Predicted 3D model of a 179-nucleotide RNA (c-di-AMP riboswitch aptamer (ydaO/yuaA leader)).

RNA sequence: CGGACCGGUUAGCCGAAUCCUGCCGCCGGGCCGCGCAACCGACCCAGGCAGGAGCGGAGGAACCAAAUUCGGCGGCCUGGCCGCCUUGGGGUGAAGCCGUGGUCCAGCGAUGGACCCCGGCCGGGCAUAUCUCCCGCCCGAACCCGACAGCUCACUCCGCAGGCGCGAGGAGACAACAA
Numbered sequence: 001c002g003g004a005c006c007g008g009u010u011a012g013c014c015g016a017a018u019c020c021u022g023c024c025g026c027c028g029g030g031c032c033g034c035g036c037a038a039c040c041g042a043c044c045c046a047g048g049c050a051g052g053a054g055c056g057g058a059g060g061a062a063c064c065a066a067a068u069u070c071g072g073c074g075g076c077c078u079g080g081c082c083g084c085c086u087u088g089g090g091g092u093g094a095a096g097c098c099g100u101g102g103u104c105c106a107g108c109g110a111u112g113g114a115c116c117c118c119g120g121c122c123g124g125g126c127a128u129a130u131c132u133c134c135c136g137c138c139c140g141a142a143c144c145c146g147a148c149a150g151c152u153c154a155c156u157c158c159g160c161a162g163g164c165g166c167g168a169g170g171a172g173a174c175a176a177c178a179a
Base pairs, nucleotide, nucleotide: 012164013163014162018053019052020051021050022049023048024047028045029044030043032041033040054160055159056158057157058156059155064150071085072084073083074082075081076080088148089145090144091143092142096121097120098119099118101116102115103114104113105112106111122140123139124138125137126136130173131172132171133170134169
């Protein structure tokens, strides 16, 4: 001097997941006062509780739409009630559709289902307040309800988490602020 790895911090990024008020704040931390010290007191932070604003979601009439589904197991006071389950159906979310090939499973077979590689279409993200186009790089998961829910006024209920992070290409349109 260069490279690799690990950790911390940070401008910021995905996401609805932010802000405010009041009370507590012994055991945690900081700071001030009185002391040699301990103790004690005040203030602040972390944290906890209760509310509110804002943002996001679900259920829920008429009209319209729809006419599908009507599953499995167990108990009981037996054409009903209760409990458990997930293949039918549904919800949050961008997280879907199709195709070649391969593997596995079911089936006498036709065929169907699951997973994986690849490809196409489509959807989402990437520091301009927002939008459109081009280029480039990424993502297309996971979870929940439990046989049940279309839309939906009034009305009812729920969430405000989690995960990343030295990175930001160009053109046009058009707000706000400033002048």
Annotation: The coordinates come from a structure-prediction model, not an experiment, and the mean pLDDT is 75. Of the family's consensus pairs, 92% are formed in the model.